[in-house]
């Protein structure tokens, strides 16, 4: 000093206002079957825990882990 956000891989964080993309997955639909291809969908205590605020993944403070000097 940088990072932790979906199973993975990462974006949103400055500048508070509805949690997202690929990828995997399930289920159709296309195929003789599989693949591939297309359409719908499931999937989150945003490391924890407090505080500011109507409001907090964001801002503040503590703390755990992890990477690098």
């Nucleotide at each position: 000093c940088c990072g932790g956000u979906a199973g993975c891989u990462c974006a949103g964080c400055c500048u508070g206002g509805u949690a997202g993309a690929g990828c995997a997955c399930a289920u159709c639909a296309c195929u003789u079957u599989u693949a591939a291809u297309g359409a719908u969908g499931u999937g989150g205590u945003c490391g924890c825990g407090a505080g500011u605020u109507c409001g907090a993944a964001u801002c503040u403070c503590g703390u755990c882990c992890g990477g690098c000097c």
Molecule: transfer RNA
Organism: marine eukaryotic metagenome